RNA sequence: CUCUCAGAGCGGCGCCGUUCGAACCAGGUCAGGACCGGAAGGUAGCAGCCUUAAGGACUAAAGCGCCGUGCUGAGAGCCC
Numbered sequence: 001c002u003c004u005c006a007g008a009g010c011g012g013c014g015c016c017g018u019u020c021g022a023a024c025c026a027g028g029u030c031a032g033g034a035c036c037g038g039a040a041g042g043u044a045g046c047a048g049c050c051u052u053a054a055g056g057a058c059u060a061a062a063g064c065g066c067c068g069u070g071c072u073g074a075g076a077g078c079c080c
Stems, first nucleotide, its partner, number of pairs: 001077007009069007017058004026051004034043003
């Protein structure tokens, strides 16, 4: 000087996290209305509401993964 291994840092990215998010082709509950029935009752189910998917926005701390960077320790090789 070069390479390898290990350790704890620093910076960045991603995950995680928070939130938004489906006329219908997600789920749940399904007013109204519709249908079946002599009736009791039942069926499917739009809107609305709730939960979320794809995806969007935000992003602290801690944690995980990756990249870069110098530091510490050890080993090997080469040169003087």